[in-house]
Molecule: c-di-GMP-I-GGC riboswitch aptamer
Organism: Bacillota bacterium
């Protein structure tokens, strides 16, 4: 560098549930919980998927600034343990 079917230390934490918490909404964040993660750390870069209060247009279904998810994928940086394979 590349590996993680092994071993030990340690982390993270879906779903549900709970807030006189933030948010227009998606979602977010704190407690609780343990599905599962070897980058399930970070960055919204390209894609992909949700919201759409402003804004456009409309009989009606729409559109879109913009936001949201990195536990949807790719790509950047980053970096515990080990050598069982």
């Nucleotide at each position: 560098c590349a590996c993680g079917u092994a071993a030990a230390a340690g982390g993270u934490a879906a779903a549900c549930c709970c807030a006189g918490c933030c948010g227009a909404a998606a979602g977010g964040u704190g407690g609780g919980g343990a599905c599962a993660c070897a980058a399930a750390g970070c960055c919204a870069u390209g894609g992909g998927u949700c919201u759409a209060a402003a804004g456009c247009a409309u009989g009606g279904g729409g559109c879109c600034a913009a936001g949201a998810u990195c536990g949807c994928c790719a790509g950047g940086c980053u970096g515990c343990c080990g050598c069982a394979a």